[in-house]
Background:
The RNA shown here (transfer RNA) has 74 nucleotides and comes from a bacterium. Its Rfam family is "tRNA". It is annotated as a transfer RNA.
RNA sequence: GGGCAACUAGCUCAGUCGGUUAGAGCGCAGUCCUGAUAAGACUGAGGUGCGAGGUUCGAUUCCUCGGUUGCCCA
Numbered sequence: 001g002g003g004c005a006a007c008u009a010g011c012u013c014a015g016u017c018g019g020u021u022a023g024a025g026c027g028c029a030g031u032c033c034u035g036a037u038a039a040g041a042c043u044g045a046g047g048u049g050c051g052a053g054g055u056u057c058g059a060u061u062c063c064u065c066g067g068u069u070g071c072c073c074a
Stems, first nucleotide, its partner, number of pairs: 001073007010026004019057001028044005050066005
């Protein structure tokens, strides 16, 4: 330098052939339970979806440019 893939909650990841409230597990907070703790049960907070444009009535999902990370080739 060229090619490919990923980037969604603190972490690991789903998801949507573009449309109603963006989810799960773990973690975190609270309540219950216990003599207390762990385990367990229940509840809750937490994201505007890597950034900027474009297409569209409408984009996390499509297109373009850029960024970061990983892999391959040179």
Model confidence (mean pLDDT): 81 of 100.